[in-house]
Context: one part of a larger RNA
RNA sequence: CUGGGCGUAAAGCGUGCGUAGGCGGAUGGGUCAGUCAGCCGUGAAAGCCCCGGGCUCAACCUGGGAACGGCGGUUGAGACGGCCCGUCUCGAGCGGGCUAGAGGAUCGUGGAAUUCCCGGUGUAGCGGUGAAAUGCGUAGAGAUCGGGAGGAACACCGACGGCGAAGGCAGCGGUCUGGGGCCACACUGACGCUGAGGCACGAAAGCGUGGGGAGCAAACAGGAUUAGAUACCCUGGUAGUCCACGCGGUAAACGAUGAGCACUAGACGCCGGGGGGGUGACCUUUCGGUGUCGCAGCUAACGCGCUAAGUGCUCCGCCUGGGGAGUACGGCCGCAAGGUUGAAACUC
Numbered sequence: 001c002u003g004g005g006c007g008u009a010a011a012g013c014g015u016g017c018g019u020a021g022g023c024g025g026a027u028g029g030g031u032c033a034g035u036c037a038g039c040c041g042u043g044a045a046a047g048c049c050c051c052g053g054g055c056u057c058a059a060c061c062u063g064g065g066a067a068c069g070g071c072g073g074u075u076g077a078g079a080c081g082g083c084c085c086g087u088c089u090c091g092a093g094c095g096g097g098c099u100a101g102a103g104g105a106u107c108g109u110g111g112a113a114u115u116c117c118c119g120g121u122g123u124a125g126c127g128g129u130g131a132a133a134u135g136c137g138u139a140g141a142g143a144u145c146g147g148g149a150g151g152a153a154c155a156c157c158g159a160c161g162g163c164g165a166a167g168g169c170a171g172c173g174g175u176c177u178g179g180g181g182c183c184a185c186a187c188u189g190a191c192g193c194u195g196a197g198g199c200a201c202g203a204a205a206g207c208g209u210g211g212g213g214a215g216c217a218a219a220c221a222g223g224a225u226u227a228g229a230u231a232c233c234c235u236g237g238u239a240g241u242c243c244a245c246g247c248g249g250u251a252a253a254c255g256a257u258g259a260g261c262a263c264u265a266g267a268c269g270c271c272g273g274g275g276g277g278g279u280g281a282c283c284u285u286u287c288g289g290u291g292u293c294g295c296a297g298c299u300a301a302c303g304c305g306c307u308a309a310g311u312g313c314u315c316c317g318c319c320u321g322g323g324g325a326g327u328a329c330g331g332c333c334g335c336a337a338g339g340u341u342g343a344a345a346c347u348c
């Protein structure tokens, strides 16, 4: 390379936007250097292969043929593909009406609870555990009532629910704003799909500067447990968790399942919209989403099964025995931590 693969065996980039490139709807016409056909030239000889011949055979030698998968030229074909011209509307988009939603950003605001502070009542315990102790409390704790401060998170609704490309998103209200779905028409006329590089977004932890700090809580301290206990349990407790701006760029970033399009039995739920029938409960139908089961088919099995892991096409990414190792070296990125790219010796 051919070939085979990527849900769980090695393998889908965390996600999107998009450059080059690859691929690309219907129809008419033109053209042709892709493609196909005929012919011509060339493709040295030897060798390989086939059929003969000569050394007593063979090796070897020798005659003929085939092959030389190719290249060039020429004549032609015009389906497919390319290019050019014209047309089309079903792909894509735009306009209009309706519509659901924790989609994003920002400002404001509400109640419950924890903690702390002040005051009242009140007295000896509280707290904690398997049991305890450390700890708190007669300088009045805990309990209870009233008042205040502050930070963080939003019980019920709540879902087997919704939204978002992914990460993710939840009290309530305002402002700004992205995307989606449905409906009937009008418009543009292939404007499309994918996407190496690239750019952007990207949980938590972490880093920088400044703020904030109620609760929780790495580190740390103490008390227990234990043979020990650098743990599990308990009492404390600092970074951090929160906000602003900047960096970082990872994850079991998971559906462990790349994106797009088309095709292929059904049944039952839930969410959003439209149509038809009915006074109505409701029935029925159709789009979009989200689930469960299941035919065919697929699969090593498990399972998947119109939300495919079925049947096909297009484009990208990735895999090639285990360890060594996601390590070393080098490059690039980063303030650092580190990230990314990514071996070999050796060994089984």
Base pairs, nucleotide, nucleotide: 004319005318006317007302008301012316014201015200016199017198021194022193023192025088026087027086028085029084030083031082034080035077036076037075038074039073040072041071042070049065050064051063052062053061054060091191092188093187095185096183097182098181099180103177104176105175106174107173108172109171110154115149116148117147118146119145120144121143125136126135162169163168206247207246208245209244210243211242215241216240220236221235222234223233258315259314260313261312262311263310266293267292268291269290270289271288272287273286274285275284276283277282297304298303321348322347323346330341331340332339333338
A computed fold for a 348-nucleotide part of an RNA from a metagenome, annotated as small-subunit ribosomal RNA, central domain. Model confidence (mean pLDDT): 90 of 100. It matches the Rfam family "Bacterial small subunit ribosomal RNA". Its family is annotated with structural constituent of ribosome and ribosome in the Gene Ontology.